A computed fold for a 147-nucleotide RNA from Albidovulum aquaemixtae, annotated as FMN riboswitch aptamer (RFN element). NCBI's taxonomy places the organism under Bacteria, Pseudomonadota, Alphaproteobacteria, Paracoccaceae, Albidovulum. The RNAcentral record of the sequence draws on ENA and Rfam. Its Rfam family is "FMN riboswitch aptamer (RFN element)". A reference for the family is Vitreschak et al. (2002), "Regulation of riboflavin biosynthesis and transport genes in bacteria by transcriptional and translational attenuation", Nucleic Acids Res. Rfam describes the family as follows. The RFN element is a highly conserved domain that is found frequently in the 5'-untranslated regions of prokaryotic mRNAs that encode for flavin mononucleotide (FMN) biosynthesis and transport proteins. Model confidence (mean pLDDT): 78 of 100.
RNA sequence: CGUAGUUCUCAGGGCGGGGUGGAAGUCCCCACCGGGGGUAUGGGGGUGCGCCCCUGAGCCCGCGAGCGCCCCUGCCGAAGCAGGGGGUCAGCAGACCCGGUGAGAGGCCGGGGCCGACGGUGAAAGUCCGGAUGGAAGUGAACGCGC
Numbered sequence: 001c002g003u004a005g006u007u008c009u010c011a012g013g014g015c016g017g018g019g020u021g022g023a024a025g026u027c028c029c030c031a032c033c034g035g036g037g038g039u040a041u042g043g044g045g046g047u048g049c050g051c052c053c054c055u056g057a058g059c060c061c062g063c064g065a066g067c068g069c070c071c072c073u074g075c076c077g078a079a080g081c082a083g084g085g086g087g088u089c090a091g092c093a094g095a096c097c098c099g100g101u102g103a104g105a106g107g108c109c110g111g112g113g114c115c116g117a118c119g120g121u122g123a124a125a126g127u128c129c130g131g132a133u134g135g136a137a138g139u140g141a142a143c144g145c146g147c
Stems, first nucleotide, its partner, number of pairs: 001146003005143004010138001016030004031127002033116002035063001037061002042055005058114002066092002068089001069086007096112005118130003
């Protein structure tokens, strides 16, 4: 320096004010929040001027949990419920425009928008409670191996 292995580590933020009401952090007005990898016309640094390093998107491309689906088992034959498994099966898996600059904007600058699993609840939830002291994209490290 590299990497096919092993182990470990860490790995999510946010309702404050007002209104209505018997009741709302769930409705209405104002507010607040943004997992992880990639990409890179932004920012910073280095340079042998070739380029290199760090950083940089909620809504551009993937990924993740969750729901659904499929399989197995049990209750109880059906429906249903519970437990376990699968991960491409991919149905849900969300959501961006306008103006500017520029060779080029999905990313920059300005402006205006939009989105947010499932179950619960005195009333409908991105922000409360729960599954979850769970799982996980991935992050970092140690060891190993190779040069």